[in-house]
RNA sequence: ACACUUGGCUCGGGGUCCUGCGCAUGCGCGUGGGUGAGAGAUACCCGUUGAACCUGAUUGAGGUAAUCCUCGCGCAGGAAAGCAUGUAAUCCAUCGC
Numbered sequence: 001a002c003a004c005u006u007g008g009c010u011c012g013g014g015g016u017c018c019u020g021c022g023c024a025u026g027c028g029c030g031u032g033g034g035u036g037a038g039a040g041a042u043a044c045c046c047g048u049u050g051a052a053c054c055u056g057a058u059u060g061a062g063g064u065a066a067u068c069c070u071c072g073c074g075c076a077g078g079a080a081a082g083c084a085u086g087u088a089a090u091c092c093a094u095c096g097c
Stems, first nucleotide, its partner, number of pairs: 008083003011047004016041001017034007053078003060071003
């Protein structure tokens, strides 16, 4: 210098599965295990520079006790934003507590 990234504040978007045992026997509840950032925390992740998340999907291949568990699908279609500051708040490594 370019870029307006990282971070901040406010607001918003999203997911909540599989399984052992016990209780219940209608919905489900409690407690372990698996994967994961997160499996109901007010936490976690994501907000157009958008793979957070949804549809496609009772999907293709692989794998598992089982499950989107892994890869593909995917330069497929959708999907939630503003403000202020101005190079730092931030991030990484090492050492100490």
Overview
Predicted 3D model of a 97-nucleotide RNA (TPP riboswitch aptamer (THI element)) from Janthinobacterium sp. The coordinates come from a structure-prediction model, not an experiment, and the mean pLDDT is 76. Of the family's consensus pairs, 90% are formed in the model. The sequence is in RNAcentral, with records from Ribocentre.